[in-house]
Context: one part of a larger RNA
């Protein structure tokens, strides 16, 4: 390469946006690229393969075919592709009317609770564990009531619930901003789908500067266990953890399931809307559970597909060596992307 495949065996890119390309709804009309059909000349000969003929056979030599395969000249066909050009409204997208939400970003505020400080009351223990020590307390702790300080994080409510691309996102208010579902069928008229490069988001820890530090706490000190105990448990405890600005760019970034359309029984619960003769209804979106047909290697999936199709990207090709060298390109830097091989089983 082809081929077959990626939910759990090797395989879905962290996630979205969009260049190039790939592919694209009816309905006419052109045209004749592509396609199909004759045709003309070209693909040198030998080989290779069929068939045959000849050396007595063979090998080997000869002769026709085919093959390689394709390109080219015209001449016709026009269903499909493609181009042009004119229409349509079922895809897209808009416009009015409503709707639910922890979605984003600024800004203001709000108790509870921890530790800390000050005063008050009060006295010997408090804490801590399997037991205990270390520790903290007669310089008045612990526990108790009053006032301040300051950081972080918001019990109930709360869901099997929302929202958002995705990471994630939960007090309360207001200001800004994104998407999104519902109706009406009102405009635009294929304006669509995917998406190589490429850009922007992208938990947690890390990293720079400048600030903040209550609690928790890597690392560090201790006290116990222990045969040791560079740990589990206990008593401290510094980065961090939080804010501002930059910088990393990974993750079991997980549904270990790409994005998109159409289709392909049904039960049953829940979010959010419409209709309505109002109830055990009916319809659009979502999210959950069972489950038919199918579909899996099997577990299982099953209108939220892993069924049946098409499009368009990424990706796999025994283990180990290895996410390693080497090379290149990104970063301050830790790394991170891109990723062999000898060898080895």
């Nucleotide at each position: 390469c082809u081929g077959g495949g990626c939910g759990u065996a090797a395989a879905g890119g962290g996630u979205c946006c969009g260049u190039a390309g790939g592919c694209g709804g009816c309905c006419g009309a052109a045209u004749a690229a592509g396609u199909c059909g004759g045709u003309u000349g070209g693909u040198a000969a030998a080989g290779c393969c069929c068939g045959g003929u000849u050396c007595u056979c063979a090998a080997g030599a000869c002769c026709g075919g085919u093959c390689c395969u394709c390109c080219u000249u015209c001449c016709g066909a026009u269903a499909c592709u493609g181009u042009u050009c004119g229409g349509c409204u079922a895809g897209a997208g808009g416009g009015c009317a409503g709707g639910a939400g922890a979605a984003a970003a600024c800004a203001g505020g709000g108790g509870a609770a921890u530790u800390c400080c000050c005063g008050g009351u009060g006295u010997a223990g408090c804490g801590g564990u399997g037991a205990a020590a270390u520790g903290c307390g007669u310089a008045g702790a612990u526990a108790u009531c009053g006032g301040g300080a300051g950081g972080a994080a918001c019990a109930c409510c709360a869901g099997u619930g929302a929202g958002g691309a995705a990471g994630c996102u939960g007090c309360c208010u207001g200001u800004u901003u994104g998407g999104c579902c519902u109706g009406u069928u009102c405009c635009u008229g294929a304006c669509g789908c995917u998406g190589a490069g490429g850009g922007a988001c992208g938990a947690a820890a890390g990293c720079c500067a400048g600030g903040g530090g209550a609690g928790c706490a890597a690392a560090c000190c201790g006290g116990a266990u222990u045969a040791g105990a560079u740990a589990c448990c206990c008593g401290g405890g510094u980065a961090g953890u939080c804010c501002u600005g930059g910088c990393u760019g990974u993750a079991a970034a997980c549904g270990a399931u790409g994005a998109g359309u159409g289709c392909u029984a049904g039960g049953u619960g829940u979010g959010g809307g419409g209709c309505u003769u109002a109830a055990c209804g009916u319809u659009c979106c979502g999210u959950g559970c069972c489950g038919c047909a199918g579909g899996u290697a099997a577990c299982c999936c099953a209108u939220u597909a892993a069924g049946c199709a098409c499009u368009c990207c990424g990706c796999c090709u025994g283990g180990g060596u290895a996410g390693u060298a080497c090379g290149g390109g990104c970063g301050c830097a830790a790394g991170c992307c891109u990723g062999a091989a000898a060898c080895u089983c």
Model confidence (mean pLDDT): 90 of 100. This is a predicted structure of a 345-nucleotide part of an RNA (small-subunit ribosomal RNA, central domain) from Candidatus Calescibacterium sp. It was read from a public genome assembly.